[in-house]
RNA sequence: GCCGCGGUGGCGGAACCGGUAUACGCGCUGGUCUCAAAAACCAGUAAGCAACAGCUUGUGAGGGUUCGAAUCCCUCCCGCGGCA
Numbered sequence: 001g002c003c004g005c006g007g008u009g010g011c012g013g014a015a016c017c018g019g020u021a022u023a024c025g026c027g028c029u030g031g032u033c034u035c036a037a038a039a040a041c042c043a044g045u046a047a048g049c050a051a052c053a054g055c056u057u058g059u060g061a062g063g064g065u066u067c068g069a070a071u072c073c074c075u076c077c078c079g080c081g082g083c084a
Stems, first nucleotide, its partner, number of pairs: 001083007010026003019067001027045006046057004060076005
């Protein structure tokens, strides 16, 4: 240099043919239970704003297509593998 695969909450990892982003697991927080703890079970857990209802933003970065993009297209960054 060329080719392929990948980058999504704190971590791992889903999301089909473009149509409710974060299912599921781990971790963490609160609760039940216990003398206390562990285990188990229940609830919560992207960010900002808001008294609530709710609103806005967010899938490595920036553009494009589209009514609508994590998903399709272009450029770039990073990681892994292969070729030279």